This is a predicted structure of a 321-nucleotide part of an RNA (large-subunit ribosomal RNA, domain IV) from an activated sludge metagenome.
Context: one part of a larger RNA
RNA sequence: CUAAUAACUAAGGAACUUGGCAAAAAAGCGGACGUAACUUCGGGAUAAGUCCUUCCCACAGCAAUGUGGGACGCAGCGAAUGUCGCGGGGGCGACUGUUUAUCACAAACACAGCUUCAUGCUAACACGUAAGUGGAUGUAUAUGAAGUGAUGCCUGUCCGAUGCCAGAAUGUUAAGCUCUCUUGUUCACGCUCGGGAGUCAAGCACUGGUGAAUGACGGCCGUAACUAUGACGGUCCUAAGGUAGCGAAAUUCCUUGUCGGGUAAGUUCCGACCCGCACGAACGGCAUAACGAUCCGGAUACUGUCUCAAGUUUAGGCCCG
Repeated sequence: CUAAUAACUAAGGAACUUGGCAAAAAAGCGGACGUAACUUCGGGAUAAGUCCUUCCCACAGCAAUGUGGGACGCAGCGAAUGUCGCGGGGGCGACUGUUUAUCACAAACACAGCUUCAUGCUAACACGUAAGUGGAUGUAUAUGAAGUGAUGCCUGUCCGAUGCCAGAAUGUUAAGCUCUCUUGUUCACGCUCGGGAGUCAAGCACUGGUGAAUGACGGCCGUAACUAUGACGGUCCUAAGGUAGCGAAAUUCCUUGUCGGGUAAGUUCCGACCCGCACGAACGGCAUAACGAUCCGGAUACUGUCUCAAGUUUAGGCCCG
């Protein structure tokens, strides 16, 4: 000098660092008491916290046990195995579960629940050229497809465009068929060339419907007895102009927005504001107890993470032999 699933350290105690990463500490699914917010009343919860723990004797009691006294040991969940650090705020996802074998375990996937669409059974749908098979030895409380994602409160407006659904009329529309004229060949029949008329399907046009279908959800100008703001008015455009709720957000460019809180000091964090560059309602909106090797921020305890390093152990290296 290197390595170690080796320990230790004065004073300080996160000053380290992207970040308490790593380490340390505390507690210990034994017993008794006790236990908050919140809550879907199940939980939260071993919450937190306090005390006790072996043996002997006496007393009380049916007993568990309690009270008092005493005894022993380093030590009473007496060994062994095993064994949560704690409490508080927020984001996301309800949860248990699943995943990129070999850089990602998550907020991604799934999920129960909700909704829509299709399907009447030789079902729809899928595989197969077919036969046939699955669906299903099932029958709409079933099966298939799609979206959303527990629960609670809800889920606004627009059918102009695109899609889908419906529509005994009308227009357009191919081959075919009927009638007719015509070319070539021919004695003729027939075959054949081109034209005209009529008839005729789906589709398209057309008329409606449809958003938990694909989607979309505005400008400009003026206005109140300080100022400011604009409930109000005007005007243009549109299919209709974003409702409830939320909002500098996993979304906010300007931006470290402004105010408040926490700190001596806070680009993060929490609570508000709302001028939403560019939230918004099943591509779901908002709230939410419980849960999480999740992410963000704070506190206590604790520590060699650090101030700032020191020596020790073990194995090497190195030096001498």